[in-house]
Molecule: transfer RNA
Organism: Candidatus Methanofrustulum fimipullorum
RNA sequence: GGGCCCGUAGCUUAGCCUGGUGGAGCGUACGGCUGAUAACCGUAAGGUCCUGCGUUCGAAUCGCAGCGGGCCCA
Numbered sequence: 001g002g003g004c005c006c007g008u009a010g011c012u013u014a015g016c017c018u019g020g021u022g023g024a025g026c027g028u029a030c031g032g033c034u035g036a037u038a039a040c041c042g043u044a045a046g047g048u049c050c051u052g053c054g055u056u057c058g059a060a061u062c063g064c065a066g067c068g069g070g071c072c073c074a
Base pairs, nucleotide, nucleotide: 001073002072003071004070005069006068007067010026011025012024013023020057028044029043030042031041032040050066051065052064053063054062
């Protein structure tokens, strides 16, 4: 220098292909249970969906550029 893949909650990630409600597990807080703790059960909080622009009535999702990370080639 070239090609490909990835970026979503504190962590690991689904959803993207085929546009219309953002979810799960773990963790955290509170409650239940227990003599108590853990485990278990319930509830809740927690998201600029990497950034910007574009397309569209409507974008996490499609297009372009940029940033960051990984792999391969040179």